[in-house]
This is a predicted structure of an 86-nucleotide RNA (c-di-GMP-I-GGC riboswitch aptamer) from a Chloroflexota bacterium. It was read from a public genome assembly, where an Rfam model found it. The prediction has a mean pLDDT of 87.

RNA sequence: AAACGAAAGGGCAAACCCGGUGCAAGCCGGGGGCGCAAAGCCACGGGUCUCCGACCCAGGAGGAGGAGACAGCCGGGCUGCCGAAC
Numbered sequence: 001a002a003a004c005g006a007a008a009g010g011g012c013a014a015a016c017c018c019g020g021u022g023c024a025a026g027c028c029g030g031g032g033g034c035g036c037a038a039a040g041c042c043a044c045g046g047g048u049c050u051c052c053g054a055c056c057c058a059g060g061a062g063g064a065g066g067a068g069a070c071a072g073c074c075g076g077g078c079u080g081c082c083g084a085a086c
Base pairs, nucleotide, nucleotide: 004083005082011036012035016031017030018029019028020027021026034072040078041077042076044075045074046073047070048069049068050067051066052065055062056060
């Protein structure tokens, strides 16, 4: 120390349940605790999901495009606590 991840203090919080909210994906609050050293922040690239959908069509599990969601899917960017071992 931009690498690494023992310990301590503290932090976050999956599924599920309750309440609220949204057409939905989902989000917010409470309970809960699977996990997490960035599980802090940013939709920039990819991905997944939802809603709308021109168009084509006999038929859709088709579909240009649009609007959204996920940062606990991967990559990238910004910021950051502690300090055993290596």